[in-house]
The part of an RNA shown here (large-subunit ribosomal RNA, domain VI) has 259 nucleotides and comes from a bacterium.
Context: one part of a larger RNA
RNA sequence: GAUUUGAGUGGAGUCUUCCUUAGUACGAGAGGACCGGGAAGAGGGGACCUCCAGUGUACGGGUUAUCGCGCCAGCGGUAAACGCCCGGUAGCUGUGUUCCAAGCGGAUAAGUGCUGAAAGCAUAUAAGUACGAAGCCCACCACAAGAUGAGAUCUCUCAUAGCAUAAGCUAGUAAGUCCCCAGACAGAUUAUCUGGUAGAUAGGUCAGAGGUGUAAGAGUGGCAACAUUUUCAGCCGACUGAUACUAAUCGGACGAGGG
Numbered sequence: 001g002a003u004u005u006g007a008g009u010g011g012a013g014u015c016u017u018c019c020u021u022a023g024u025a026c027g028a029g030a031g032g033a034c035c036g037g038g039a040a041g042a043g044g045g046g047a048c049c050u051c052c053a054g055u056g057u058a059c060g061g062g063u064u065a066u067c068g069c070g071c072c073a074g075c076g077g078u079a080a081a082c083g084c085c086c087g088g089u090a091g092c093u094g095u096g097u098u099c100c101a102a103g104c105g106g107a108u109a110a111g112u113g114c115u116g117a118a119a120g121c122a123u124a125u126a127a128g129u130a131c132g133a134a135g136c137c138c139a140c141c142a143c144a145a146g147a148u149g150a151g152a153u154c155u156c157u158c159a160u161a162g163c164a165u166a167a168g169c170u171a172g173u174a175a176g177u178c179c180c181c182a183g184a185c186a187g188a189u190u191a192u193c194u195g196g197u198a199g200a201u202a203g204g205u206c207a208g209a210g211g212u213g214u215a216a217g218a219g220u221g222g223c224a225a226c227a228u229u230u231u232c233a234g235c236c237g238a239c240u241g242a243u244a245c246u247a248a249u250c251g252g253a254c255g256a257g258g259g
Base pairs, nucleotide, nucleotide: 001154002153003152004151008143009142010141011140014042015041016040017039018038019037020036026031044100045099046098047097048096052094053093054092055091059087060086061085062084063083064079065078066077067076068075069074103138105137106136111131112130113129114128160171161170162169163168176254177253178252179251180196181195182194183193184192201247202246203245204243205242206241207240208239210236211235212234217230218229219228220227221226
């Protein structure tokens, strides 16, 4: 530095219906099983976001009033903390998806027995012995060596200096850790995790996915509103990848000497 054991602690533990056994056992009939096998579901719990759905406060578009950019066009501001709307990526969620409650185990309670004396009988009990519950213990899941009783295994580092002779103190180091910095699958801070140029950690850029829905300008048609072509365009937060362009610079501290 890593991997663990598990003393112990907590959680879970549910129920219903249907099919079959079987219209069998039982019962005059009506009715109608135990035991055993199988299926579906309700409620509950965990995880997750592929699908469905919600949110997604400035991602795209529409639109009213008003103000500004001299005017047109095109944009921007404000309208209760998106003006009002229509959609919506990541993330977060549930109504969505998926998984879970497996035992012919152990000891028992009420209860039921076997053998059996005290007490020639009887008696489940006195010796002995067998069953028996959604409950207890284990089994299942999570945590767990401050379990100071501080456990175990593997791996890395090394046998320096000064003062001492109390196998001690101090100092510089090793493996390593921390400070510091870029950050997020983490997060109030801390911690955790990913990185720090021998680098893809964040930003930017490029490409892609995905969202919105065909930008501006210009041409054409129309008196015009507008339509149409250029144009499945333009624009784009969180997603995926590539790329050192920018920033993680330079540094500092702690940290063994043993049987």
It matches the Rfam family "Bacterial large subunit ribosomal RNA".